[in-house]
A computed fold for an 86-nucleotide RNA from an Actinomycetota bacterium, annotated as c-di-GMP-I riboswitch aptamer. NCBI's taxonomy places the organism under Bacteria, Bacillati, Actinomycetota. The coordinates come from a structure-prediction model, not an experiment, and the mean pLDDT is 86.
RNA sequence: CAGCCGAAAGGGCAACCUGGGAGAAAUUUCAGGACGCAAAGCUUCGAGCCUACGGGAAAAGUUCCUAUGGCAGUCGAGCCUCCGAA
Numbered sequence: 001c002a003g004c005c006g007a008a009a010g011g012g013c014a015a016c017c018u019g020g021g022a023g024a025a026a027u028u029u030c031a032g033g034a035c036g037c038a039a040a041g042c043u044u045c046g047a048g049c050c051u052a053c054g055g056g057a058a059a060a061g062u063u064c065c066u067a068u069g070g071c072a073g074u075c076g077a078g079c080c081u082c083c084g085a086a
Stems, first nucleotide, its partner, number of pairs: 012037002017032006035073001041079003045076003048071003054066005
């Protein structure tokens, strides 16, 4: 000097719920709030999970399949990254 671990300090984000908005839905966004999080910062590249407007098939007013939709607080991966005791 760089890397790993992460006590402390300064801080950060925000589950669930409630209210407003968007969406066919999954979900998302804004405000309050604080479950938790050392990457709970960013990116759908891989896997997994969720939804089915639309499309298809069967059926006879339903069922099934399907992502171009979504989940980064599901995991992996990539990128960026404040502080630094033992």